[in-house]
RNA sequence: GCCCUUGUAGCUCAAUGGAUAGAGCACCUCACUCCUAACGAGGCGAUGCAGGUCCGAUUCCUGCUGAGGGCA
Numbered sequence: 001g002c003c004c005u006u007g008u009a010g011c012u013c014a015a016u017g018g019a020u021a022g023a024g025c026a027c028c029u030c031a032c033u034c035c036u037a038a039c040g041a042g043g044c045g046a047u048g049c050a051g052g053u054c055c056g057a058u059u060c061c062u063g064c065u066g067a068g069g070g071c072a
Base pairs, nucleotide, nucleotide: 001071002070003069004068005067006066007065010025011024012023013022018055027043028042029041030040048064049063050062051061052060
């Protein structure tokens, strides 16, 4: 330099182009308990960035950027 894959919550993962982007762990509150843990109820929190296509984009297209891999 060229090519391929990939980027969603603090972490690990879902989501035919169409319902309020959903779960587990973590965190916070409450309840329970003499206290803590466990169990139970509730809550907070995310689509890498900028454009494009579309009635509608996490999904498709382009550029940039982070990560991994291959060729030279």
Molecule: transfer RNA
Organism: Candidatus Vogelbacteria bacterium